This is a predicted structure of a 112-nucleotide RNA (SAM riboswitch aptamer (S box leader)). Its Rfam family is "SAM riboswitch aptamer (S box leader)". The family has 457 seed sequences and 9,625 matches in Rfam 15.1.
[in-house]
RNA sequence: CUCUUAUUAAGAGUGGUGGAGAUGCAAAGGAUCUGUGAAGCCACGGCAACCCCUGACACCGGCAUACCGGAUGGAAGGUGCCAACCUUGAGCGAGUGAUCGAACAAUGAGAG
Numbered sequence: 001c002u003c004u005u006a007u008u009a010a011g012a013g014u015g016g017u018g019g020a021g022a023u024g025c026a027a028a029g030g031a032u033c034u035g036u037g038a039a040g041c042c043a044c045g046g047c048a049a050c051c052c053c054u055g056a057c058a059c060c061g062g063c064a065u066a067c068c069g070g071a072u073g074g075a076a077g078g079u080g081c082c083a084a085c086c087u088u089g090a091g092c093g094a095g096u097g098a099u100c101g102a103a104c105a106a107u108g109a110g111a112g
Stems, first nucleotide, its partner, number of pairs: 001112008013044005021033003024104001027088004045082003050078002052074002059070004092101003
């Protein structure tokens, strides 16, 4: 980088550096965060639970005291994340239509 697949709800900040942008996504409108310091980078801290660890008894499923899977529990390790979003809505697919979905983007896991 490409492909497959799952999620995109909630949650969690200080310091240093930096010096003007940011709140992903045709386009438009508005709103918000930000010089009381944006993006990026570094350190420490934290959140979450994808990978991961555990899984004695009891519970659920598999004909099941023994086995397997799940649920439950956890947070050492690998990632990720921790300022601030709404409305209208083009294009693609489905639908008579209301509308729904996919694609793009981000992150994880697996494969090449």
Of the family's consensus pairs, 93% are formed in the model.
The prediction has a mean pLDDT of 76.